[in-house]
Description:
SAM riboswitch aptamer (S box leader) from Nocardioides insulae DSM 17944, 140 nucleotides, folded computationally. Its Rfam family is "SAM riboswitch aptamer (S box leader)". Gene Ontology term of the family: regulation of gene expression. NCBI's taxonomy places the organism under Bacteria, Bacillati, Actinomycetes, Propionibacteriales, Nocardioides insulae. It was read from a public genome assembly, where an Rfam model found it. The coordinates come from a structure-prediction model, not an experiment, and the mean pLDDT is 77.
């Protein structure tokens, strides 16, 4: 960064400093002087990357070794790459630690309610999808 992919109903808080805001924005609804945001310290959760084991892949690409006497070339093993499954005393890199991403908006469908001729409406409800956002791993 108007880029790609995955995930977002689970989980996990104390202290010090400080002192009025915070939950992305908007609408709601919440949290907050029994102390918000922020900074620091010490914990914790989780398992995205990483780590370990096993399996697959080796179509494409890279490396080592062996064989075909050597090069070319071919075949094979192993390692890397990629994918999957499982694991941890999870060292290390992030992340997170009120409320489902707190809920909603846009679209589709079921129900409810109100009106109605076809049908329409909604400060209602349930489900699915989307948008936006967050986090990670990549990319430019």
């Nucleotide at each position: 960064c108007g880029c790609u992919c995955a995930u977002c109903g689970a989980g996990a808080g104390g202290g010090a400093c400080u002192g009025a805001g915070g939950g992305a924005a908007c609408g709601g609804c919440c949290c907050g002087a029994a102390g918000a945001a922020g900074u620091c310290c010490c914990g914790g959760c989780a398992a995205c990357c990483g780590c370990c084991a096993c399996g697959a892949u080796c179509c494409u690409c890279c490396g080592c070794c062996g064989c075909g006497a050597c090069c070319u070339c071919g075949c094979g093993u192993c390692g890397g790459u990629u994918c999957g499954u499982g694991g941890a005393a999870g060292a290390g890199g992030u992340g997170c630690u009120a409320a489902u991403u707190c809920c909603g908006g846009c679209c589709c469908g079921g129900g409810g309610c109100g009106a109605g001729a076809g049908u329409c409406g909604c400060g209602c409800u349930c489900g699915g999808g989307g948008a936006a956002g967050a986090u990670g791993a990549g990319g430019a």